[in-house]
RNA sequence: UUAGAGUUUGAUCAUGGCUCAGAUUGAACGCUGGCGGCAGGCCUAACACAUGCAAGUCGAACGGUAGCACAGAGAGCUUGCUCUCGGGUGACGAGUGGCGGACGGGUGAGUAAUGUCUGGGAAACUGCCUGAUGGAGGGGGAUAACUACUGGAAACGGUAGCUAAUACCGCAUAACGUCUUCGGACCAAAGUGGGGGACCUUCGGGCCUCACACCAUCGGAUGUGCCCAGAUGGGAUUAGCUAGUAGGUGGGGUAAUGGCUCACCAAGGCAACGAUGGUUAGCCGGCCUGAGAGGGUGAUCGGCCACACUGGAACUGAGACACGGUCCAGACUCCUACGGGAGGCAGCAGUGGGGAAUUUUGCGCAAUGGGCGAAAGCCUGACGCAGCAACGCCGCGUGAGCGAUGAAGGCCUUCGGGUCGUAAAGCUCUGUCAAGUGGGAAGAACACAAUGACGGUACCACUAGAGGAAGCCCCGGCUAACUUCGUGCCAGCAGCCGCGGUAAUACGAAGGGGGCAAGCGUUGUUCGGAAUUAUUGGGCGUAAAGCGUGUGUAGGUGGUUGUUCAAGUCAGACGUGUAAGCCCUCGGCUCAACCGAGGAAUUGCGUUUGAAACUGAUCGACUUGAGUACAGGAGAGGAAAGCGGAAUUCCCAGUGUAGCGGUGAAAUGCGUUGAUAUUGGGAAGAACACCGGUGGCGAAGGCGGCUUUCUGGCCUGUUACUGACACUGAGAUACGAAAGCUAGGGGAGCAAAGGGGAUUAGAUACCCCCGUAGUCCUAGCCGUAAACGAUGGGCACUAGGUGCGGGGGGUAUUGAUCCCCUCUGUGCCGCAGCUAACGCAUUAAGUGCCCCGCCUGGGGAGUACGGUCGCAAGGCUGAAACUCAAAGGAAUUGACGGGGGCCCGCACAAGCGGUGGAGCAUGUGGUUUAAUUCGAUGCAACGCGAAGAACCUUACCUGGACUUGACAUGCACGGGACAGCCCUAGAAACAGGGUCUCUCUUCGGAGCCCGUGUGCAGGUGCUGCAUGGCUGUCGUCAGCUCGUGUCGUGAGAUGUUGGGUUAAGUCCCGCAACGAGCGCAACCCCUACCUUUAGUUGCCAGCGGGUCAUGCCGGGAACUCUAAAGGUACUGUCGGUGAUAAGCCGGAGGAAGGUGGGGAUGACGUCAAGUCCUCAUGGCCUUUAUGUCCAGGGCUACACACGUGCUACAAUGGCCGGUACAAAGAGUCGCAAUACCGCGAGGUGGAGCCAAUCUCAAAAAGCCGGUCUCAGUUCGGAUUGGAGUCUGCAACUCGGCUCCAUGAAGCUGGAAUCGCUAGUAAUCGCGGAUCAGCAUGCCGCGGUGAAUACGUUCCCGGGCCUUGUACACACCGCCCGUCACACCAUGAAAGCUGAUUGUACCAGAAGUCACGAUGCCAACCCUCGGGAGGCUACUGCCUAAGGUAUGGUUGGUGAUCGGGGUGAAGUCGUAACAA
Repeated sequence: UUAGAGUUUGAUCAUGGCUCAGAUUGAACGCUGGCGGCAGGCCUAACACAUGCAAGUCGAACGGUAGCACAGAGAGCUUGCUCUCGGGUGACGAGUGGCGGACGGGUGAGUAAUGUCUGGGAAACUGCCUGAUGGAGGGGGAUAACUACUGGAAACGGUAGCUAAUACCGCAUAACGUCUUCGGACCAAAGUGGGGGACCUUCGGGCCUCACACCAUCGGAUGUGCCCAGAUGGGAUUAGCUAGUAGGUGGGGUAAUGGCUCACCAAGGCAACGAUGGUUAGCCGGCCUGAGAGGGUGAUCGGCCACACUGGAACUGAGACACGGUCCAGACUCCUACGGGAGGCAGCAGUGGGGAAUUUUGCGCAAUGGGCGAAAGCCUGACGCAGCAACGCCGCGUGAGCGAUGAAGGCCUUCGGGUCGUAAAGCUCUGUCAAGUGGGAAGAACACAAUGACGGUACCACUAGAGGAAGCCCCGGCUAACUUCGUGCCAGCAGCCGCGGUAAUACGAAGGGGGCAAGCGUUGUUCGGAAUUAUUGGGCGUAAAGCGUGUGUAGGUGGUUGUUCAAGUCAGACGUGUAAGCCCUCGGCUCAACCGAGGAAUUGCGUUUGAAACUGAUCGACUUGAGUACAGGAGAGGAAAGCGGAAUUCCCAGUGUAGCGGUGAAAUGCGUUGAUAUUGGGAAGAACACCGGUGGCGAAGGCGGCUUUCUGGCCUGUUACUGACACUGAGAUACGAAAGCUAGGGGAGCAAAGGGGAUUAGAUACCCCCGUAGUCCUAGCCGUAAACGAUGGGCACUAGGUGCGGGGGGUAUUGAUCCCCUCUGUGCCGCAGCUAACGCAUUAAGUGCCCCGCCUGGGGAGUACGGUCGCAAGGCUGAAACUCAAAGGAAUUGACGGGGGCCCGCACAAGCGGUGGAGCAUGUGGUUUAAUUCGAUGCAACGCGAAGAACCUUACCUGGACUUGACAUGCACGGGACAGCCCUAGAAACAGGGUCUCUCUUCGGAGCCCGUGUGCAGGUGCUGCAUGGCUGUCGUCAGCUCGUGUCGUGAGAUGUUGGGUUAAGUCCCGCAACGAGCGCAACCCCUACCUUUAGUUGCCAGCGGGUCAUGCCGGGAACUCUAAAGGUACUGUCGGUGAUAAGCCGGAGGAAGGUGGGGAUGACGUCAAGUCCUCAUGGCCUUUAUGUCCAGGGCUACACACGUGCUACAAUGGCCGGUACAAAGAGUCGCAAUACCGCGAGGUGGAGCCAAUCUCAAAAAGCCGGUCUCAGUUCGGAUUGGAGUCUGCAACUCGGCUCCAUGAAGCUGGAAUCGCUAGUAAUCGCGGAUCAGCAUGCCGCGGUGAAUACGUUCCCGGGCCUUGUACACACCGCCCGUCACACCAUGAAAGCUGAUUGUACCAGAAGUCACGAUGCCAACCCUCGGGAGGCUACUGCCUAAGGUAUGGUUGGUGAUCGGGGUGAAGUCGUAACAA
């Protein structure tokens, strides 16, 4: 002391990226802000700086005295003041001299090593400090200050003269110093102050002593310089660099080693363990993070380095190449009298500027420390303190207790209530912080005394009073916390996923809640999570990832055994690993942060002593790894040469005639100048049928007729030999399909490009006919492929089974082709194990070891730029900006497929009849209109809602009216009727007038009605995408699921699949399944047969009666029928078949035979299917109108288009006459008979019937007879005119029917399309609902009554299994590219313009060094002439800035060009995903 989550999918597992939760910060921004303690505070412009301060000190080194003060002296007088003098004293400006300005303080520009860190080292110096030894003798010459003159605006000088020293210089002395030829030679110094007995004195002093200084030398300590090793960023799209370069010898130089420098010699040195160049960067202790290993970082504090306006240079000095020194050059700023000068905040404050952003021009030397000084002391922006800002860490407070009518108010509400909430108010207390008053430190240490910036601060006491003190973020998931309103893909949010298109817990606000709290959020940074660079701790068959293959260098790794060594390794000791920090313990501030003390730790490095197993090294040995020899063996292994036959094409000749060829079908093409076909001969090139095989060989690519030559590898067997010689392999090198390229040949067939023909909307394709490069050979280049086993090589180990190829051995045998064993190669299946799964599995993708290569989200992109190779094409190497939250793998369930298998359906086929053409009816679209109300829109809207629009209906339009309303209900008030009837105006609603005038009562009132007012009514207004209910559809298709078990990591699978069978998931059998549910079937209804019961209104066989006739009557209960209950049919039976099953086929019997026929019945679900205009209902909207009433109009329009029907086009017919047979229904607001009138519709009239009684009611097709004779007709009936009739308040818009007259289109219907499998189609009539009236529609009823089905290839729909998938909104899916438009980043580009750097040359400041005067000079010598020596100019080398020329690298910009990315429903096609 190791935590995970969200997001790819319909779902799953795994891969993989993105994102979040944590910690952190020199931070910034937004909102807010009470107090204190402790820390930290320009990360950007090493940008420029006004002003002040930051380094001085010593009079006890010196000459001195400008200023101040005091003695002292003098003068004036106002007698206590002023003036003058006064180095005598205290002191001290300027100066000489000493020490210090090399520390302290700042900053991080440069620097990838002249740096830093750790550990070593030798060739050094070291002021002040310290130990030791010795010394400090005696002289000399100057010079500043100062004075005088003088130049200059100033800064600053010049000349002459004077003077001192602890300033300077000789001489002496001289070693344990230096040099040395070992004889010797050479080298130093300084005094000052205090005190003082004798002695001396030029009165200064000498002398003695003490203190501080001084000189030489040897040590120490400290500090510094130098050297070595290891470590210390990234990039190879930087691979070669280097002439003082590497080394030597000898000079020089330095404190010191050294090419540090020079001359000569010589040719080395560095580099793949990354040189050189480019880029970035101060390094470390530490700090942040992390479980750790690591990763990031280098503020504050500490160590080192570097820098001080930029560049160069030296001087002085112990120490500098010097932040507040000098010189020069440059840029900038300032002063100037234009001649010249001055300056350097990366010290502390502060200013401007830059920036998201970082403080006061404060106090003090009281403390700590530093410099100087003997000291007092002076100086110290080091430091100690204070100020500013929540910038951080830590602590405290903003009150505490009681208090329910759960107040008011807010918010929500299901209207009951809930919540804010004991919260408030109220009552009782306390007094931290802040405020006031009073007291008041430590920090002070130097003998005593004195001395505090902070500061009247910390702290203590008292006073008063809850008084002065809470915000910020969040509430869809991750992630703790939910409601209402507003908004309506808008406004907006967003860390990721994603919210918002009218019911948003995701936007904005409010209420409520959650989190943290004087802060809270946001943004940025770093680590973590991320095992997402994997040492700890990942991978590479298919997710990203094995080089195309070999040979082989460096490197890495390496068999058995022995000796030695001790590099690695292990153990002990010692040194070091600064302090601070982290950790532990203890202690100090009231606690904490913070601070102090001690310990631990510092995983490291070095030295040393040991150990010797392992690795390594050395020397030996061995044979099993590897190799060699020998004997055999197989093979499309390679190269070269030669040979062969079949086929194709072409040429020649013969035969022969009209076609051939080609395709889905054709055409182009060839052919009467004779093709194709066929026969013979010839030519040419290329490829090698059969054998031939998951057969062989090769490293891979690849290799196939036969023969010969040359040649590589492999296998087996047996002995012998070598003795680890091995494995892998970065670079390197060789080989390397096809296509392509160069040169020269060759060219039969095939065939990119190209031409033509088709196909097609197009067809730059697929198909066809031609056809050139090419394919072939020789020589060379290219170097890539899905170069694949998508699987690198080697070694070892780990169950088996079974093929095939090549060897060997054994047994038995006459004989091995047969049986067994074994080696090698190549396949298949399979266990353990592995894997995300699929799968792999001794030929591993298992278990281990060794080596190499490669991967790290998708796109951009294998692209750009650079380099390199290539003749080119192009190859190798190989990014970024930008963009997305995915991309991808395996498997699962579905769906889909112009995938497969099986099966079904009037699905096709076989038939019959229609529609589509005509006229009309009806619905729809469209158009029109004031309105033509609304809905339904592929199947599954369109004779649909509507089972019936003249008014009404009615929802629409126009006009006229009403506003508590046409309708419901509550309350309050007033009233008594309202209605009806009559009259007036009006289109009516309505209004006015007249008439009439309630009921009950306990007399209070109640009921009912009217009026006024108020809550409210009303809405066929919107949303069927908020809904309920109902319905359609797939589909009466056979399916849809569950429990338990089992399998799978999982989604899921199994069951439900399979073999049969069925109408059926129907049944049987099998089976890791066993059962069950909803569906199927059955149960229900009608119908077909029978029985029983019953017998009116129905029936009438037998009996009787009666009639012209009739169940008319008596009667009957047989029959029909009616309507109730039952029965019957179950593959029950026989034969066959099948598996002995389920079942199927055929037969018998039967009214009916295999669900007998028909109906009702509609699984899980799909279509956001339909309906808010049946009804119900959330939300929204409307309220003198979107409500209500009325009249009229409209829904009935009409160029047109479509659907559904009717009637026809005629002779299987029309018309006329006669005649026969139903079923099912309806009827009192009704059906209506007989009868009469009318040609008829109908009228008059009214028996009967609330119906097995009466009525509608005539059934029609049919049958019999007649007529018509193929014609727009005796077909057809539209249209129109006239006349009527019925319903109704009313038939004008706009009804039905009848009669007379009229007599349109139409002569069987294009493409296409519909229905139907038996009492069906077709055809014929009848009834009913709605309804006053109105049907060709709809719903029913019966009559007559067919044809055909071989079959399942095809079309449509469906079911099951299987397969593929990039689909899952599920193929009406997905998806690609060009073009057009907008935006973004990027590449190229004539150039333009910066930065940086190389090379060559020019020029060369200051300065060191060298040289060095004919110029200058005090110290020493001198014979005074000079000499020695020194200085300077000049000169030379080096060299900064600068310049010229020419390169390299890198940035910005650039007309235009190129591709890329992203965008809304743009255009064109349809390349991929299903053969």